[in-house]
């Protein structure tokens, strides 16, 4: 330098055109406990960035950024 894949919550991920973007785990608060752990209940937190298509975009298209693999 060429080609391909991926980018959603702190982490692991679901949703492939119409939901209030869902779950696990972690964090925080509460119940329980002598205290802690465990268990149970609750709570905050997310679509890499810019444009395009569409009535409607996490989803489709393009550029950029990051990352992984591969070829040279």
């Nucleotide at each position: 330098g060429g080609g391909a894949g991926c980018g959603u919550a702190g982490u692991u991920u679901a949703a492939u055109g119409g939901a209030u973007a869902g779950a696990a785990u972690a964090g925080c608060g509460g119940u329980c406990u002598u205290c802690g752990a465990a268990a149970c209940c609750g709570u905050g937190g997310g679509u890499g960035u810019g444009g395009g298509u569409u009535c409607g975009a996490u989803u489709c298209c393009c550029g950029c950024c990051g990352u992984u693999c591969u070829c040279a």
Predicted 3D model of a 72-nucleotide RNA (transfer RNA) from Bigelowiella natans. The RNAcentral record of the sequence draws on ENA. The organism belongs to Bigelowiella, within Eukaryota. Model confidence (mean pLDDT): 80 of 100.